c-di-GMP-I riboswitch aptamer from Halalkalibacter nanhaiisediminis, 85 nucleotides, folded computationally.
Its mean pLDDT, the model's own confidence on a scale to 100, is 81.
The RNAcentral record of the sequence draws on Rfam.
The source organism's lineage runs through Bacteria, Bacillati, Bacillota, Bacillaceae and Halalkalibacter.

RNA sequence: AAAGAAAAACGGCAAACUUAUUGAAAAAUAAGGACGCAAAGCUAUAGGGACUAAUGGAAUCAUCCGAUGUCAGCCAGCUGCCUUU
Numbered sequence: 001a002a003a004g005a006a007a008a009a010c011g012g013c014a015a016a017c018u019u020a021u022u023g024a025a026a027a028a029u030a031a032g033g034a035c036g037c038a039a040a041g042c043u044a045u046a047g048g049g050a051c052u053a054a055u056g057g058a059a060u061c062a063u064c065c066g067a068u069g070u071c072a073g074c075c076a077g078c079u080g081c082c083u084u085u
Base pairs, nucleotide, nucleotide: 002085003084012037013036017032018031019030020029021028022027035073041078042077043076047075048074049071050070051069056065057064058063
């Protein structure tokens, strides 16, 4: 420097749920809590996909359209620890 299965070592993150706050909602933040994760690190106008539908528009007034909002622990892009070869 490159590739990367397993085993090991130091460790790391934190699902559901609960409480508080923000938000129209999706969801986010903090604390508790661990389902799991070799990238469960970063990236949302680099790409695909998914969720919500406020202001707004349409309507047969049931509802439909719709992201500028959200999700990377959906796929993905970028970067990285340790050991071995």